[in-house]
Small-subunit ribosomal RNA, central domain from an Oscillospiraceae bacterium, 349 nucleotides, folded computationally.
The coordinates come from a structure-prediction model, not an experiment, and the mean pLDDT is 89.
It matches the Rfam family "Bacterial small subunit ribosomal RNA".
Taxonomically the source falls in Oscillospiraceae (Bacteria, Bacillati, Bacillota, Eubacteriales).
Context: one part of a larger RNA
RNA sequence: CUGGGUGUAAAGGGAGUGUAGGCGGGACUUUAAGUCAGAUGUGAAACGUACAGGCUCAACUUGUAACCUGCAUUUGAAACUGAAGUUCUUGAGUGAAGUAGAGGCAAGCGGAAUUCCUAGUGUAGCGGUGAAAUGCGUAGAUAUUAGGAGGAACACCAGUGGCGAAGGCGGCUUGCUGGGCUUUUACUGACGCUGAGGCUCGAAAGCGUGGGGAGCAAACAGGAUUAGAUACCCUGGUAGUCCACGCUGUAAACGAUGUUCACUAGGUGUGGGGGGAUUGAACCCUUCCGUGCCGGAGCUAACGCAUUAAGUGAACCACCUGGGGAGUACGUGCGCAAGCAUGAAACUC
Repeated sequence: CUGGGUGUAAAGGGAGUGUAGGCGGGACUUUAAGUCAGAUGUGAAACGUACAGGCUCAACUUGUAACCUGCAUUUGAAACUGAAGUUCUUGAGUGAAGUAGAGGCAAGCGGAAUUCCUAGUGUAGCGGUGAAAUGCGUAGAUAUUAGGAGGAACACCAGUGGCGAAGGCGGCUUGCUGGGCUUUUACUGACGCUGAGGCUCGAAAGCGUGGGGAGCAAACAGGAUUAGAUACCCUGGUAGUCCACGCUGUAAACGAUGUUCACUAGGUGUGGGGGGAUUGAACCCUUCCGUGCCGGAGCUAACGCAUUAAGUGAACCACCUGGGGAGUACGUGCGCAAGCAUGAAACUC
C1' cells in the first nucleotide's frame, strides 16, 4: 500500500460555512472521451514457460512455439459513465397562511437574599467545630427595627420540557434579528450531498488596556488535626469571578457514536403543528416534526444498540495500525505571554 476497522479494546475532526475535488433524480435525442469488439504496427535479444534436440545423465546448451497482460493508428458498437441539447417534478429551494420556543444582540425595569454604612431598642456574649482555637465584641458586637449604598445572581414556575450547528441559553418589558415546524401546492426546475485547504464561531481558566468589586475565592496568613500536614476542617483574604474592547483556541468540547439519503416489527410517555369524528371541550382515530423509555428481527467479543441503529445499503470527509519513550525532541506556523497546532527517532518491553 492493500485490507480490516473507529460507543466502551488504537481510532469521529469541538462545531459550522464553503473552495477545489469526489459522488449525484425521471424521460428523449445527438456525440463517441471513458467502455467493449475487430484489424494493422510495435512490444530487442537474453531470462522465465511448453515441446523437441545435443553433451552416457544432469547442470549446461540449441531450436521452435506461446507469452511479452502494454502502447499507437484505424474500423465499428452505443447499454452504462462523460459531453451537448430538449423536457419533467418526486430531491432542493421560493412564495402564501399559521405556529412554538431560556435562539442571538441592545436598552430599560423589578423583588428576595448576602455584605457594608447611618440611626433606634438592647446587653454580654457572638461565631465556628468532631471538639476547639484563631477571629469579632463593653470604643456596645451578635439579635432586632427603620433608612440608605453597592455588586452579583435570578427561588417558585421547572419538566430524560423548550431553543440553538456546536460551545451554550432561564426574573420582567421593549426594540432589532437568525433559524425551525405545520398546512398549501402557487412558482423555479436537479439549482443536490459531502467537503482536503480556507474562513467563521467556540465552556472554564489565562493574558492586555480601562472600569467595577457585594458574595465567593486559587495564592497567601493565622488557628486546628497529625509522627509530620506545604492538605482535608475553621477564621481571614488577594488575583479572579462582573462590564467594555482586544487576544488565547483548548476540555471527559461526550451520545466517548462525523454529515447526508433510502429501507427495515411493535408498545408506551412527553413537546409543537395539521386533518377527521364530536353541538363544543375532553377523550378517541389519523398524520408530520422533535424528545424519552421498553422491546423484536438483525448486529455485537460482550455490555448493549435496536425507525433518534451500534440493523441493511449508498455518497463524501476525518481518523486508527502493539505498550512505553511522547503528544516529548527538532523544525515550522500562530500567540504579548502562558502555550497551541503539526509531530518523530534512538532505546526498551